[in-house]
RNA sequence: GGGCCUGUAGCUCAGCUUGGACAGAGUGUUGGACUUCUAAUCCAUUGGUCGAGGGAUCGAAGCCCUCCGGGCCCG
Numbered sequence: 001g002g003g004c005c006u007g008u009a010g011c012u013c014a015g016c017u018u019g020g021a022c023a024g025a026g027u028g029u030u031g032g033a034c035u036u037c038u039a040a041u042c043c044a045u046u047g048g049u050c051g052a053g054g055g056a057u058c059g060a061a062g063c064c065c066u067c068c069g070g071g072c073c074c075g
Stems, first nucleotide, its partner, number of pairs: 001074007010027004020058001028046001030044004051067005
């Protein structure tokens, strides 16, 4: 330098293909129940400018363009 994959909650990841509902799950945080205490379990609670900017659209996490971070391969 070229190609491919990837970026969504503190963490691990769905959702994107086929645009439209308050954007979800597990785990974690916090509080409580239980327990002699802790762990486990149960209940409640807390969760996001969907990597950044721009464009098209009535409407974007999802389409188009540019850029940035990470990974793999080729040279």

Description
Model confidence (mean pLDDT): 81 of 100. A computed fold for a 75-nucleotide RNA from a Nitrosopumilaceae archaeon, annotated as transfer RNA. RNAcentral records the identical sequence in 4 taxa. It matches the Rfam family "tRNA". The family's RNA type in Rfam is transfer RNA. The RNAcentral record of the sequence draws on ENA and MGnify.